The RNA shown here (c-di-GMP-I riboswitch aptamer) has 90 nucleotides and comes from Desulfuromonas sp.
The sequence was found by an Rfam model in a public genome assembly.

């Protein structure tokens, strides 16, 4: 170094939920709060999930109603991948 991750140090993040504020909304922020994280740092590349709008064909309903499909978006704390990094025990 590089796998690996301690009931090890020392720092760091902060889920639910409450309150301000922003977005139709998914969600975001900012405070207060910790449920958990060894990358819970950062990037929407590749799938999921979730939200909006559209609707010519396909299947579906009384009904664009619901699917599939298309735009756009929204999550890195749902996994994968890229990319930076702490600390060192077995």
């Nucleotide at each position: 170094c590089u796998c690996c991750g301690a009931u090890a140090a020392g720092a760091g993040c902060a889920a639910a939920c409450c309150g301000g504020g922003g977005g139709u909304a998914a969600c975001c922020u900012c405070g207060g709060g910790a449920c958990g994280c060894a990358g819970a740092g950062c990037c929407a590349c590749g799938g999921g999930u979730c939200c909006a709008c559209c609707g010519a064909a396909c299947c579906u309903u009384c009904a664009g109603u619901g699917g599939a499909g298309g735009u756009g978006g929204a999550u890195a704390g749902c996994c994968g991948g890229g990319u930076c990094g702490c600390c060192g025990a077995a």